[in-house]
Context: one part of a larger RNA
Molecule: small-subunit ribosomal RNA, 5' domain
Organism: uncultured prokaryote
RNA sequence: GGAUGAACGCUGGCGAUAGGCCUAACACAUGCAAGUCGAGGGGCAGCACAUGAAGUAGCAAUACGGAUGGUGGCGACCGGGCGGCGGACGGGUGAGUAACGCGUGGGAAUCUAUCCAGUAGCGGGGGAUAACUUGUGGAAACGCAAGCUAAUACCGCAUACGCCCUAAGGGGGAAAGUAGGGGAUCUUCGGACCUUACACUAUUGGAUGAGCCCGCGUCGGAUUAGCCAGUUGGUGAGGUAAAGGCUCACCAAGGCAACGAUCCGUAGCUGGUCUGAGAGGAUGAUCAGCCACACUGGGACUGAGACACGGCCCAGACUCCUACGGGAGGCAGCAGUGGGGAAUAUUGGACAAUGGGCGCAAGCCUGAUCCAGCCAUGCCGCGUGUGUGAAGAAGGCUCUAGGGUUGUAAAGCACUUUAAGUUGGGAGGAAAGGUUGAAGUUUAAUACGCUUUAGCUGUGACGUUACCAACAGAAUAAGCACCGGCUAACUCCGUGCCAGCAGCCGCGGUAAUACGGAGGGUGCAAGCGUUAAUC
Numbered sequence: 001g002g003a004u005g006a007a008c009g010c011u012g013g014c015g016a017u018a019g020g021c022c023u024a025a026c027a028c029a030u031g032c033a034a035g036u037c038g039a040g041g042g043g044c045a046g047c048a049c050a051u052g053a054a055g056u057a058g059c060a061a062u063a064c065g066g067a068u069g070g071u072g073g074c075g076a077c078c079g080g081g082c083g084g085c086g087g088a089c090g091g092g093u094g095a096g097u098a099a100c101g102c103g104u105g106g107g108a109a110u111c112u113a114u115c116c117a118g119u120a121g122c123g124g125g126g127g128a129u130a131a132c133u134u135g136u137g138g139a140a141a142c143g144c145a146a147g148c149u150a151a152u153a154c155c156g157c158a159u160a161c162g163c164c165c166u167a168a169g170g171g172g173g174a175a176a177g178u179a180g181g182g183g184a185u186c187u188u189c190g191g192a193c194c195u196u197a198c199a200c201u202a203u204u205g206g207a208u209g210a211g212c213c214c215g216c217g218u219c220g221g222a223u224u225a226g227c228c229a230g231u232u233g234g235u236g237a238g239g240u241a242a243a244g245g246c247u248c249a250c251c252a253a254g255g256c257a258a259c260g261a262u263c264c265g266u267a268g269c270u271g272g273u274c275u276g277a278g279a280g281g282a283u284g285a286u287c288a289g290c291c292a293c294a295c296u297g298g299g300a301c302u303g304a305g306a307c308a309c310g311g312c313c314c315a316g317a318c319u320c321c322u323a324c325g326g327g328a329g330g331c332a333g334c335a336g337u338g339g340g341g342a343a344u345a346u347u348g349g350a351c352a353a354u355g356g357g358c359g360c361a362a363g364c365c366u367g368a369u370c371c372a373g374c375c376a377u378g379c380c381g382c383g384u385g386u387g388u389g390a391a392g393a394a395g396g397c398u399c400u401a402g403g404g405u406u407g408u409a410a411a412g413c414a415c416u417u418u419a420a421g422u423u424g425g426g427a428g429g430a431a432a433g434g435u436u437g438a439a440g441u442u443u444a445a446u447a448c449g450c451u452u453u454a455g456c457u458g459u460g461a462c463g464u465u466a467c468c469a470a471c472a473g474a475a476u477a478a479g480c481a482c483c484g485g486c487u488a489a490c491u492c493c494g495u496g497c498c499a500g501c502a503g504c505c506g507c508g509g510u511a512a513u514a515c516g517g518a519g520g521g522u523g524c525a526a527g528c529g530u531u532a533a534u535c
Stems, first nucleotide, its partner, number of pairs: 001535002004532001006531005013382003017378002019375002021340001026338003030335003035085003040082001043078001055064003092293003101218007110210002115206007123157001125155002132147006163172003177198006185192002219265003226256003231253008268290004272283004295316005318329004346372001348371003354368001355366004385415004395406004419476001421471005429462001433457009479524005484505003490519005500507002
């Protein structure tokens, strides 16, 4: 000199932009963070509609009323339950890990839901079960028994190009429908049937993602020198999606190590970041890739994918409820609380955009994300006025008492109005979606569906947006450190080796440019200094 996820002291006008628990992977109140599909299916608790009892008011007509009632599921929704897909992504953290974990370059013995392209199918049956009803146990969490019912839930049969096993014949294995539209024919008037779309089954190839193996590189300690028993290799078997001591039986006795094994300590790795002319050194916040973890330890289930942050089981510590029999929980998601600390923000808005999940779609969900709030934490920009103005005013400081300096500085005069303020106007971020028409495609079809196109309609959290215009008035806006040398900047007073200063050299014991104050000056400036750690 540069640089920081900084902190502290004094001070503080505005905007843009980035960043914001580095410490206790400490404990967590509360809310939200993963749902969705009724175009899979049975339904109807709630909603709606029609009917409308008791009752109330009235002389009556009628009005109000809306039941443990009834009907309707082609009215739109939909609590709970069955079923499908998604909860393995996204988000957090860095405890562990010195390792094929990461980086880089290779490899063969694999799997891959959804997606794309191709091939072949989608025939015919069956038995259950939740919801529900009834009974019953329990304080609760949650059950138990009996009965009823559906499916794209479940199970057989048929078929098998390709597929799998065997290698010779042969053997084995599948499926599901739903929605829209409809001319002829049939009809039990529900439909069959045809067609379109989306599903479904088997399989091939691709794409994407994932698993595995190897070479090289990857911190310190030898005051750690020997280490290993499934250990090293073989044969056979098992297991896995897959090679392999991955596991097991048997056999052999090997394998690693001074080119540092083993042990101990420390640490997530990288692209990068900071610095430096470079070589290097330091570092791994934000952003991006990979890995690991989810109260601690262990385990598997489901599934294309997990040994699964907001799933399950067991054990442990802790917290909570309890009728003492038994139960519930996991913020290293977003906010927020306590604690720790020098120190780090709101229990905010919206799904408008981008992206994700589900869905034919409309749409729903989304603390991802986009925004807003707080903080001079950093970087950048702007402002705090401009011109003129010598009686060189007053005051301050100083003085050789003449003066000098503060100083064109102020006042005064003449202007300007950025930013802040008030008022008004006002883009872009909007593409979509809906609806109507036309053309094309599909088709038996001028239905439906799909594609293109045109018209109309129409969606913004931010937001009192950016930006523009008008209004008024210098009006609302300057501090901090230093002044002995290094190092830009000097005098007076006070103090008297005291009080104090100090990065180094060193100042202070009666004339201190070094302490404290003042005047003046110097340097930076909405900041300036100090401290810490780094080159």